[in-house]
Molecule: transfer RNA
Organism: bovine gut metagenome
């Protein structure tokens, strides 16, 4: 110079633009003498960032930052 990545605390999904999800892990319950485990229920996101584009953007374009990467 060239690619790839960036979404819940953690991994990570999210298809051809049209309601943001899933395991883990918090909280409460319930079983138990307690713990663990186990099961229902619930919290909990300006989708890295500023623009376009479009009725509508996590998804399409450009232009920063930050990480692997090749050269």
């Nucleotide at each position: 110079g060239g690619g790839a990545u960036a979404u819940a605390g953690c991994u990570c999904a999210g298809c051809u633009g049209g309601u943001a999800g899933a395991g883990c892990a918090c909280a409460a319950c319930a079983u138990u003498u307690g713990c663990a485990a186990u099961g229902u229920u619930g919290g909990g996101g300006u989708c890295g960032c500023c623009g376009g584009u479009u009725c509508g953007a996590a998804u399409c374009c450009g232009a920063c930052u930050a990480u692997c990467u090749c050269c």